[in-house]
Context: one part of a larger RNA
RNA sequence: CGUGAAGAAAUGCGACGAGAGGACCGGAGUGAACUGACCGCUGGUCUCCCAGCUGUCCCGCCAGGGGCAACGCUGGUUAGCUAUGUCGGGAUUGGAUAACCGCUGAAAGCAUCUAAGCGGGAAGCCAACUUCAAGAUUAGAUAUCGUUUGAGACCCGUAAGAGAUGAUUACGUUGAUAGGCUCUAGGUGUACGCACAGUAAUGUGUUUAGCCGAGGAGUACUAAUCGGUCGA
Numbered sequence: 001c002g003u004g005a006a007g008a009a010a011u012g013c014g015a016c017g018a019g020a021g022g023a024c025c026g027g028a029g030u031g032a033a034c035u036g037a038c039c040g041c042u043g044g045u046c047u048c049c050c051a052g053c054u055g056u057c058c059c060g061c062c063a064g065g066g067g068c069a070a071c072g073c074u075g076g077u078u079a080g081c082u083a084u085g086u087c088g089g090g091a092u093u094g095g096a097u098a099a100c101c102g103c104u105g106a107a108a109g110c111a112u113c114u115a116a117g118c119g120g121g122a123a124g125c126c127a128a129c130u131u132c133a134a135g136a137u138u139a140g141a142u143a144u145c146g147u148u149u150g151a152g153a154c155c156c157g158u159a160a161g162a163g164a165u166g167a168u169u170a171c172g173u174u175g176a177u178a179g180g181c182u183c184u185a186g187g188u189g190u191a192c193g194c195a196c197a198g199u200a201a202u203g204u205g206u207u208u209a210g211c212c213g214a215g216g217a218g219u220a221c222u223a224a225u226c227g228g229u230c231g232a
Base pairs, nucleotide, nucleotide: 004132005131006130007129016021034089035088036087037086038085042083043082044081045080049076050075051074052073053072054069055068056067057066058065059064093127094126095125100120101119102118103117152230153229154228155227156172157171158170159169160168177223178222179221180219181218182217183216184215186212187211188210193206194205195204196203197202
């Protein structure tokens, strides 16, 4: 000097507090800053999910729609992502000690905390808390499977709790992995058409309708076929 590494802690100034003020014996509570996670709440975004509106071109005209105009503009907005939102954290305890305080006790018939021996003792040290960690090359341990009667992996495909690409993760018919379909949460806000009222604009009824991205559930309809290569 070293005892795996890092963090949170910790240490110095500064107590704390916006300030005024103003401590430190113990207990309880609440903040600030920093930090981790999350999206139920409050909000943001949500580029085509819904609705409204303007100009123009088009669908022969009406009606109803489509394209373009920064997503054309405006009002909302699911999932996701988010902070200013929510929850949590720096707690506590033990061990060995410093100065120091002791017990017993000689050298030195006394005395003496020390020489042998035994205690107490700090925000400090080491643990305890969080994370990584067997390249810990002394490369560890247990269980199970396998060594051509082939463990397992990869290629390939469907995908996302992943993602620039690799990688990771889920699944591949003994299947809900994705799409589709059905139902639903949720969003928008009452569709088209028709009928009725009104000269008409428009209103009312059908209709809390119609439409709908990512959420949830179900369903093999479609695609994960067939297979190939390594391999102890």
A computed fold for a 232-nucleotide part of an RNA from a Patescibacteria group bacterium, annotated as large-subunit ribosomal RNA, domain VI. The coordinates come from a structure-prediction model, not an experiment, and the mean pLDDT is 82. The RNAcentral record of the full RNA draws on ENA.